This is a predicted structure of a 349-nucleotide part of an RNA (small-subunit ribosomal RNA, central domain) from a metagenome. Its mean pLDDT, the model's own confidence on a scale to 100, is 90. Its Rfam family is "Bacterial small subunit ribosomal RNA". Its family is annotated with structural constituent of ribosome and ribosome in the Gene Ontology.
Context: one part of a larger RNA
């Protein structure tokens, strides 16, 4: 190796893109590398094994034979494999008509609400609480109308519902641009699939510049509450949140479920398409892609999955191997810094 395993026990890499490499559809044909076979050569002795013998046995020691599972030649076989020509069209791509959608980017506009400032009415209170206090107001708030400005986010539609590789994406418009799906296709011809390494995007906090700043708020100040309140309540308020360009690179980055391909009963929703007649059309049938739900077999340790599998098969990558010490410590290497990747060990139970 033969013969574990990754939803929840440890164990899927956040996500794509690809590079070495592994893996790979269908015919004809060649050639014989791997495979198989026949034969010769090697494969020292000792050892191991087998019988048989010598020491009274046995260890030990001597003949014999097997055996050395190997490696090189050499003739032959050609189904798989891989190689070399040709060729096909079912994988993949292409081209054509459409469809839907918060996919991306810029830019431009709108209306609620909120706060500030201006002005008017008006005349003790407002706020805020479990109940009060701090706070705010007669230098006129709170309330009410006008006006003005300024920043964030965009009610209803709104879904169990859409697009995305994921992170995510949601007020109208407008350019630019990206995929996906259906349907026809007379083209290309395996160009496929996975992907160490690399590169690239990657919530939120965080870092750097420079702008911005309504509202909200970590730190901080106050009031409260309490034994005691570095809190939970309440009134204040800066970083930050918003935007440019530059870093950080994490996460319950969850379906806690890598990816691709086939194939294994069904019911029933909703989204996007396409097709279709003998009536029945408010509709019904059939197919295609995508999103749920429930469920036969089958599978699991249950729970539960169950054509979006976690089923039953390949194929590739990634991880796991008692519990703590530890995602520490070192060493690398990334990073302005926080710190990230990579990652033992001794003890220890």
């Nucleotide at each position: 190796c033969u013969g574990g395993g990754c939803u929840u026990a440890a164990a899927g890499g956040g996500c794509g893109c690809g590079u070495a490499g592994g893996c790979g559809g269908g015919g004809u044909g060649g050639a014989c590398a791997g495979u198989c076979u026949a034969u010769g050569g090697u494969g020292a002795a000792a050892u191991c094994c087998u019988c048989c013998g010598g020491c009274u046995c046995a260890a030990c020691c001597g003949g014999a034979g097997a055996a050395c599972u190997g490696c090189c030649g050499u003739g032959g076989a050609u189904a798989c494999u891989g190689c070399c020509a040709c060729u096909c069209u079912a994988g993949a791509g292409g081209g054509g008509u459409g469809u839907a959608g918060g996919g991306g980017c810029a830019u431009g506009c709108g209306g609620a609400a909120c706060u500030u400032c201006g002005g008017g009415u008006g005349g003790a209170g407002c706020g805020g609480u479990g109940a009060a206090a701090u706070g705010c107001g007669u230098a006129g708030a709170u309330a009410u109308c006008c006006g003005a400005a300024g920043g964030a986010a965009c009610g209803c539609c709104g879904g169990u519902g859409g697009c995305g590789a994921a992170a995510g994406c949601g007020g109208c418009g407008u350019g630019c641009u990206g995929g996906a799906c259906a349907c026809c296709u007379a083209c290309u011809g395996a160009c496929g699939c996975u992907g160490a390494g690399g590169c690239g995007c990657g919530a939120a906090a965080g870092c750097c510049a420079g702008g911005g700043g309504a509202g909200c708020a970590a730190a901080c100040g106050g009031g409260a509450u309490u034994a005691g309140a570095u809190a939970c309540c309440c009134c204040g308020g800066u970083a930050g949140u918003c935007c440019u360009g530059g870093c950080c690179c994490u996460a319950a980055a969850c379906g806690a479920u890598g990816g691709g391909u086939a194939c294994u009963a069904g019911a029933u929703u909703g989204u996007g398409g396409a097709c279709u007649g003998g009536a029945c059309a408010u509709g019904g049938g059939u197919u295609c892609a995508c999103a749920g739900u429930c469920g036969a077999a089958g599978u699991a340790a249950a729970a539960g999955u169950g054509u979006u599998a976690a089923g039953u098969a390949c194929c590739c990558c990634g991880c796991c191997u008692g519990g703590g010490g530890a995602g520490u410590a070192u060493g690398g290497u990334c990073g302005c810094a926080a710190g990230g990747c990579u990652g033992a060990a001794a003890c220890u139970c």

The RNAcentral record of the full RNA draws on SILVA.